A computed fold for a 72-nucleotide RNA from a Nanobdellota archaeon, annotated as transfer RNA. Its Rfam family is "tRNA". Rfam classes the family as a transfer RNA.
RNA sequence: CCCUGCGUAGCAUAAUGGUGGUGCGUCCGGCUGUAGACCGGAAGGUUGCUGGUUCAAAUCCGGCCGCAGGGA
Repeated sequence: CCCUGCGUAGCAUAAUGGUGGUGCGUCCGGCUGUAGACCGGAAGGUUGCUGGUUCAAAUCCGGCCGCAGGGA
């Protein structure tokens, strides 16, 4: 320098171009003498950044950044 893949909540991981879910964790409540386990509920996401396409973008396209792999 070139090619490919990935980037989503604190962590992990889903999502046909049409309401961004799930598990763990955190918080509140129930249960318990207390805690754990168990049960119920809630909060938490400018979907890496920036532009474009579209009525509508996590998703498609360009550039950039980061990580991983491959090539020269």
The sequence is in RNAcentral, with records from ENA. Model confidence (mean pLDDT): 83 of 100.